[in-house]
RNA sequence: GAUAGAGGCGCAGGUAUCAUCAGUAGUGCGGGUGGAAAAGGCCAUGCAGGGCCGUUGCCCGGGACGAAAGGGAUCCCUGCCGAAGGUCGGGCGGUUGCGUGCCGGGCCUGGGCAACUGGAGAAUAUCCAGCUGACUGUCGCGUUUGCGGAGAGCUAUC
Numbered sequence: 001g002a003u004a005g006a007g008g009c010g011c012a013g014g015u016a017u018c019a020u021c022a023g024u025a026g027u028g029c030g031g032g033u034g035g036a037a038a039a040g041g042c043c044a045u046g047c048a049g050g051g052c053c054g055u056u057g058c059c060c061g062g063g064a065c066g067a068a069a070g071g072g073a074u075c076c077c078u079g080c081c082g083a084a085g086g087u088c089g090g091g092c093g094g095u096u097g098c099g100u101g102c103c104g105g106g107c108c109u110g111g112g113c114a115a116c117u118g119g120a121g122a123a124u125a126u127c128c129a130g131c132u133g134a135c136u137g138u139c140g141c142g143u144u145u146g147c148g149g150a151g152a153g154c155u156a157u158c
Stems, first nucleotide, its partner, number of pairs: 001158005008081001010080005016074003026065002029062001031060002034058001037056002040053004084109005090103003110136002113133002116130005138149004
């Protein structure tokens, strides 16, 4: 340097189904009444200006129908073990602008779990970040219970 592997509630993505979102948004029906606005009609009038009616719309009830997206769970499939996640720039494309989408770069995180804090979210689901705790894989130093490091790592073969 190349190839192949390991960590395990392992990671990410996709189709389908299901629940939730929610009896919510919305559509249409039928009532209410108040002031304001719009145009219309009626009344009165010397001037300024006004009054009444119903309609539309705002607002408040009633009942009828009634979603979707994002997020989630499960089976299966695909790609994998810096898998992936976060953060900060860059490029392409697109837009009124932003975001989504694609490519690549810097920095941090070995992994899953739990508590707490914060953020996103309709949500107690779930996701993200910080911190703490034990567990676990790996290497190094020790070995009497341990200590330390990081994936650009570790193991095997050539």
The RNA shown here (Lysine riboswitch aptamer) has 158 nucleotides and comes from a bovine gut metagenome. The sequence is in RNAcentral, with records from MGnify. Of the family's consensus pairs, 98% are formed in the model. Model confidence (mean pLDDT): 78 of 100. It matches the Rfam family "Lysine riboswitch aptamer". Gene Ontology term of the family: lysine biosynthetic process.